[in-house]
């Protein structure tokens, strides 16, 4: 340099192909339950969806350029 794969609540993933409320795990707080700690149960907070333009009524999804990690070629 050139192919391909990936970047999404702290963390770990679905979801993108087919554009329409961002979900699920595991953490964290309350609360219930316990004699008490642990397991169980509700439930709430936690997301510039890398980043910047574009199309679009309407972008995580498409389409352009970039960064940034991985494996491969050379």
């Nucleotide at each position: 340099g050139g192919g391909c794969c990936g970047g999404u609540c702290g963390u770990c993933u679905a979801g993108c192909c087919u554009g329409g409320u961002a979900g699920g795990a595991u953490g964290u707080u309350a609360c219930c339950c316990u004699g008490a700690c642990g397991c169980g149960g509700u439930a709430a907070a936690g997301g510039u969806c890398c980043c910047c333009g574009g199309u679009u009524c309407a972008a995580a999804u498409c389409c352009g350029g970039g960064c940034c990690g991985g494996c491969c070629c050379a």

The prediction has a mean pLDDT of 84. Transfer RNA from a Thermoproteota archaeon, 74 nucleotides, folded computationally. RNAcentral holds the sequence, with entries from ENA. Taxonomically the source falls in Thermoproteota (Archaea, Thermoproteati). It matches the Rfam family "tRNA".